[in-house]
RNA sequence: AGAGUUUGAUCCUGGCUCAGGAUGAACGCUGGCGGUGCGCCUAACACAUGCAAGUCGAACGAAGGAUUGUGAAGGAACUUUACGGAGGGAAAACACAAUGACUGAGUGGCGGACGGGUGAGUAACGCGUAGGGAACCUGGCCCUUACAGGGGGAUAACAGAUGGAAACAACUGCUAAUACCGCAUAAGCGCCCAGCCUCGCAUGAGGCAGAGUGAAAAACUAAGGUGGUAAGGGAUGGCCCUGCGUCCGAUUAGCUAGUUGGUAUGGUAACGGCAUACCAAGGCGACGAUCGGUAGCCGGCCUGAGAGGGUGGACGGCCACAUUGGGACUGAGACACGGCCCAAACUCCUACGGGAGGCAGCAGUGGGGGAUAUUGCACAAUGGGGGAAACCCUGAUGCAGCGACACCGCGUGGGUGAAGAAGCGCUUCGGCGUGUAAAGCCCUAUCAGUGGGGAAGAAAAAGGACGGUACCCAAAGAAGAAGCACCGGCUAAAUACGUGCCAGCAGCCGCGGUAAUACGUAUGGUGCAAGCGUUAUCCGGAAUGACUGGGUGUAAAGGGAGCGUAGACGGUUGUACAAGUCUGAUGUGAAAGCCCACGGCUCAACUGUGGGAGUGCAUUGGAAACUGUAGAACUAGAGUAUCGGAGAGGUAAGCGGAAUUCCUAGUGUAGCGGUGAAAUGCGUAGAUAUUAGGAGGAACACCAGUGGCGGAGGCGGCUUACUGGACGGUAACUGACGCUGAGGCUCGAAAGCGUGGGGAGCAAACAGGAUUAGAUACCCUGGUAGUCCACGCCGUAAACGAUGAAUACUAGGUACAGGGGCACAAAAGUGCUUCUGUGCCGCAGCUAACGCAAUAAGUAUUCCACCUGGGGAGUACGUUCGCAAGAAUGAAACUCAAAGGAAUUGACGGGGACCCGCACAAGCGGUGGAGCAUGUGGUUUAAUUCGAAGCAACGCGAAGAACCUUACCAAGUCUUGACAUCCCGUUGACGAGUGAGUAAAGUCACUUUCCCUUCGGGGCAGCGGAGACAGGUGGUGCAUGGUUGUCGUCAGCUCGUGUCGUGAGAUGUUGGGUUAAGUCCCGCAACGAGCGCAACCCCUAUCCUUAGUAGCCAGCGAGCAAGGUCGGGCACUCUAGGGAGACUGCCGGGGACAACCCGGAGGAAGGUGGGGAUGACGUCAAAUCAUCAUGCCCCUUAUGACUUGGGCUACACACGUGCUACAAUGGCGUAAACAAAGGGAAGCGAGCCUGUGAAGGUAAGCGAAUCCCAGAAAUAACGUCUCAGUUCGGAUUGUAGACUGCAACUCGACUACAUGAAGCUGGAAUUGCUAGUAAUCGCGGAUCAGAAUGCCGCGGUGAAUACGUUCCCGGGUCUUGCACUCACCGCCCGUCA
Repeated sequence: AGAGUUUGAUCCUGGCUCAGGAUGAACGCUGGCGGUGCGCCUAACACAUGCAAGUCGAACGAAGGAUUGUGAAGGAACUUUACGGAGGGAAAACACAAUGACUGAGUGGCGGACGGGUGAGUAACGCGUAGGGAACCUGGCCCUUACAGGGGGAUAACAGAUGGAAACAACUGCUAAUACCGCAUAAGCGCCCAGCCUCGCAUGAGGCAGAGUGAAAAACUAAGGUGGUAAGGGAUGGCCCUGCGUCCGAUUAGCUAGUUGGUAUGGUAACGGCAUACCAAGGCGACGAUCGGUAGCCGGCCUGAGAGGGUGGACGGCCACAUUGGGACUGAGACACGGCCCAAACUCCUACGGGAGGCAGCAGUGGGGGAUAUUGCACAAUGGGGGAAACCCUGAUGCAGCGACACCGCGUGGGUGAAGAAGCGCUUCGGCGUGUAAAGCCCUAUCAGUGGGGAAGAAAAAGGACGGUACCCAAAGAAGAAGCACCGGCUAAAUACGUGCCAGCAGCCGCGGUAAUACGUAUGGUGCAAGCGUUAUCCGGAAUGACUGGGUGUAAAGGGAGCGUAGACGGUUGUACAAGUCUGAUGUGAAAGCCCACGGCUCAACUGUGGGAGUGCAUUGGAAACUGUAGAACUAGAGUAUCGGAGAGGUAAGCGGAAUUCCUAGUGUAGCGGUGAAAUGCGUAGAUAUUAGGAGGAACACCAGUGGCGGAGGCGGCUUACUGGACGGUAACUGACGCUGAGGCUCGAAAGCGUGGGGAGCAAACAGGAUUAGAUACCCUGGUAGUCCACGCCGUAAACGAUGAAUACUAGGUACAGGGGCACAAAAGUGCUUCUGUGCCGCAGCUAACGCAAUAAGUAUUCCACCUGGGGAGUACGUUCGCAAGAAUGAAACUCAAAGGAAUUGACGGGGACCCGCACAAGCGGUGGAGCAUGUGGUUUAAUUCGAAGCAACGCGAAGAACCUUACCAAGUCUUGACAUCCCGUUGACGAGUGAGUAAAGUCACUUUCCCUUCGGGGCAGCGGAGACAGGUGGUGCAUGGUUGUCGUCAGCUCGUGUCGUGAGAUGUUGGGUUAAGUCCCGCAACGAGCGCAACCCCUAUCCUUAGUAGCCAGCGAGCAAGGUCGGGCACUCUAGGGAGACUGCCGGGGACAACCCGGAGGAAGGUGGGGAUGACGUCAAAUCAUCAUGCCCCUUAUGACUUGGGCUACACACGUGCUACAAUGGCGUAAACAAAGGGAAGCGAGCCUGUGAAGGUAAGCGAAUCCCAGAAAUAACGUCUCAGUUCGGAUUGUAGACUGCAACUCGACUACAUGAAGCUGGAAUUGCUAGUAAUCGCGGAUCAGAAUGCCGCGGUGAAUACGUUCCCGGGUCUUGCACUCACCGCCCGUCA
């Protein structure tokens, strides 16, 4: 920093999408360790259980217990005994006193207003920021001053007794205090009265002295102190007020009654309508009141280059709330989360009478949800409450647990190692990749694990939840530790297989219909990494709401026009002020965060210290150019005055002629009218036409223009009246009075509406006639609203220059309209110049281009209006206006990835211009009707093998299906195979002949029989065997090569360089001529070149030359069966080699002095002489996988191979191509003449004989300029037939033959005799041909054993017509339109499904 996506391509506009960053995240797959943070975004939903606010005995009384002492009482163990006793005095229990660091309840004090949670409400002085309080309060803390004298009466606890299930309540009696209440004291304080001084912007504040009046206290003690009362000050915390800032909606425009102000009173710590009474009628609002919706605000956080946009989780400040709503009490402080009262909902207890509760504290539960943790440890630290203190309390806090939720750090090993192992994947089978990767060998130990040691964290001792934690040491061992997404483009990274518009993918474009780099899998690769992807949301990219930084002629977008309010902006010159502006200083802008520097955890994240920044606000000093304000002045903007001319400017009244229609009368007779053609209609009751007179309405020919006027809409006969504006001249007056203009007001075509007139013509609706498949249309005949007038509505148009208004500036040229000036001139006029208006062309500049260009879409300024993808939709709802029709304002859901502008190439047009072609026309002959042949479709069939399908398939592949061919069907048979290569074994054959067998092939038997050799063997061939493989006319011509058809033998198709264009592209190749031709000439920002055209090649037409056999025979000779037969010759014909010839070369005319055209001469041939071969770039996914080749797929005892028989030859029918005919320009018969080009050895076959004939027999010649096929036929001559289904026509059928061939049944051609069908020139339609052509006549060849009416060739006879290019078809060039580009067989709209 950009990229993809609209198109065949281009530029632009414009939306959609992607790459980045972020998160309190969630989900999927995966998961080694540690540090630091973070963790209910949803139900301010409901909550079991435990804990979260207590403490003081140094305020107080009583009780209980402990210890000690004393008293009384008690009498044990033990000792002694003479057994009678005596000594001894313990424990328990009782009373009193003392002590103490005891205990829980109570009175009392302090604290429960802090800390902790949440964000429901709140659009507000709630928050932020800056100020104010002369209008205020402040417990505890600090400082200062003063004081503490003397009394009194109660009450809990306790005891008794009562009620109640309980919670608890009430009664009687006793008692204490730092609890409560008087009295005294009064330095000082408060209040009130009057006086003086000082200060303040004001209300007022301070000080001094005086009189009156009011209010205090508490003790405890360890004797050190602690506590108390009053007053003043400080600090802290709070309260109130104010400026500015703080979301969306106008489809919310008016709101307000304590409302706004005043007076008085009350209330408060304090000001205040805070409250009450009275008085006044105010207050707020387009600078957005009120209403509705949404929302805690900020420091900050995310993003961004910034300006901005989004956000407010954790941390910090403020606010609000504590189940919901209301209320006060206590207190320094609350209208109080773990206080009280009331109401409500819910939950729980209950003896049913009544009670208890509030997790938005920490854990935890249910629920909701895509989703968010432990009913942990400790007060050791920091901090808080109480206490004199020890200490107690503290789910604040410090820690631990769970969670990859985020950020940061580390690891999962390092070195060496090529037989480049195996495996896997791909492969052109050679190899390549994975890959030094692994294995192997040698090392190391971060983390985890084991063992040992072991902190700081607490300023003198002791005291550590974390924690046996951090950290340190030791030993061993590569062990315990890698995944996820992607790989068509954007976007780094590809191959195979599977699938076959299926399954699926997809952020956008889009992939998938049999060769998918896009689906799924594998291998490989790319990226990131303990994570990786997906989803959601925000910013960015997006200059796509544009302040920075956009637009509005045609892409979305200028209001239909004017006047004008608020507002915004505003000419020249002084002066003053200092609001804006600029600048300095000061205060503030909390901390954290951000940036910089230096430190601490091994580093980092994290964190400490210091600095910076915080663009803001306030105060204050200064400057005075600009803006502003005030005063003064000016005249260039604007306006006034005066003179002048132009004009369809407006309104009203009057007048005029032409025309249409109607009425009356005359003339006159059969039609008129209308159309592409008609009909409806009118007319013998007299139309149309024509003449005269009249009525009525509407509109104003010519002039007239690219003209004029108006703000727009708009305005057109003439005259008059009234009236608006613009322009030119003069420079007298005013002195910035200006420009724009949200709302507002006015005007506003046509149609339409209301009331009343009018109504000739025209004419929606409507009727009829036509057209048409239909025709609710276009055309025709009629015809009502309406069109006209007056008054009133409507308020819209492609109301357009699709271009808002104003001002200034920026080359020219030209035309028109209205004025003025100068020069010349008598005038008409001419030239120059100036102002205003209206057009055209054009430079710079602008524009995506088209285009605009002094009348800007240029360069600038000011103001208004409008736009933000297409559709939905200018629709719905709401509101306003309207009599209505409707107008104005004006969405959303949903849906698409485009919609669009300008220009380019082509294709197309029942657009235009030019040109060509047997394209039409002019002609000749056909097809379409008949019979037959042949091909196709269809049908049939076991099979009727397959392909070809408009032209450009259909006598096509097939230059020839009886078997074969053959690919099809039935039946039978073979499986390394009918065919190829390799290997092993074996044999010497194979083959041929004969025989057997079979439907036939396969099969079997017999006979015959290898080569070379260095003697080792080798070659060849057969047979047998195993496997690699063979084989496929199986599929795909839409995977292909090659070949071919077609447009089209049409004249086109391109390139290099240059130039033009932002570009696609254009130019060249267009233009003027010309040609068969992009053929040539000229011109030209083009100059050249290539593939095509033409020429070069072949045949043919004339001549020359060379050569003369198998060709020829003029001259010479010979011979004869009279045939160049022979000698001979090469003159001629001819043959086949080489040349010549034709080039617009010559002449005349035209043309541009050109190209070229017309005519002529000469010439065998004349303007390409005729014909052939030759087919540009490309189009049709044209044809062919069945000529061949070939990728992939498929079959492998069969989709391969062999064999027999059948089929490809079927037959109701339809079509194409042909043959033969329908006859006299003919048929038949007789006899006669003239070709060319070919073929021939498994061949052509003369002659002779036989046969009616096909043909047979025999047999010469010829591998062919020698011989043969081979007779040409039409034609001409003679004869006959005489218009008929015939002496035309020959189908069909019968009989009998002959030929080829193993074989003519299915299914050959031919011959003879007999039979003798349809057909008498062919509907609509359609085809070929322009000269040796059409037409007609025969001949030959390929294929082939045989089998052409087909095909390919050959010659003979031999026409007609072309005015011409309007039309049909096809093509070429230029141009124009286009929403087509798969290109009109396009695109696309509506209805129905």
Molecule: small-subunit ribosomal RNA
Organism: uncultured bacterium